This is a predicted structure of a 72-nucleotide RNA (transfer RNA) from a Pirellulaceae bacterium. Model confidence (mean pLDDT): 80 of 100. Rfam family: tRNA.
[in-house]
RNA sequence: GCCCCCGUAGUUAAGUGGAUAUAACGAGGCUUUCCUAAAGCCUAGUCGUGAGUUCGAUUCUCGCCGGGGGUA
Numbered sequence: 001g002c003c004c005c006c007g008u009a010g011u012u013a014a015g016u017g018g019a020u021a022u023a024a025c026g027a028g029g030c031u032u033u034c035c036u037a038a039a040g041c042c043u044a045g046u047c048g049u050g051a052g053u054u055c056g057a058u059u060c061u062c063g064c065c066g067g068g069g070g071u072a
Stems, first nucleotide, its partner, number of pairs: 001071007010025004018055001027043005048064005
């Protein structure tokens, strides 16, 4: 260089054209307790980036960026 795969909350993942993007752990708050732990309830936080297709894109297409693998 060329080919293939991956990129979604702080972390690990699900979702896969129909719109409130989901869960677990983690974070913050509240209840309970003499205190702590545990338990319960609540809250915030996410589609790598740019363009295209579409009535509608996290999902499809292309470029770029980043990571992994293969090849001489």